RNA sequence: ACGGAUAUAGGUUAAUGGUAGACUUACCGAUUUCCACUCGGCAGAUGUCAGUUCAAAUCUGACUAUCCGUA
Numbered sequence: 001a002c003g004g005a006u007a008u009a010g011g012u013u014a015a016u017g018g019u020a021g022a023c024u025u026a027c028c029g030a031u032u033u034c035c036a037c038u039c040g041g042c043a044g045a046u047g048u049c050a051g052u053u054c055a056a057a058u059c060u061g062a063c064u065a066u067c068c069g070u071a
Stems, first nucleotide, its partner, number of pairs: 001070007010024004018054001027041004047063005
């Protein structure tokens, strides 16, 4: 320099173009003499910018970051 892959919640990870879901963590409550466990509840996310579409996490392009490969 060129090519390829990946990017979703603090973390792990789903989602046929049609309401972004779960587990865990954090927080609140119940339980307990207290803590822990357990139970209930709450909050939190589609890497960025454009394009296509009635509708984009999903399709297209560019960029950013990481990884891999060729020279």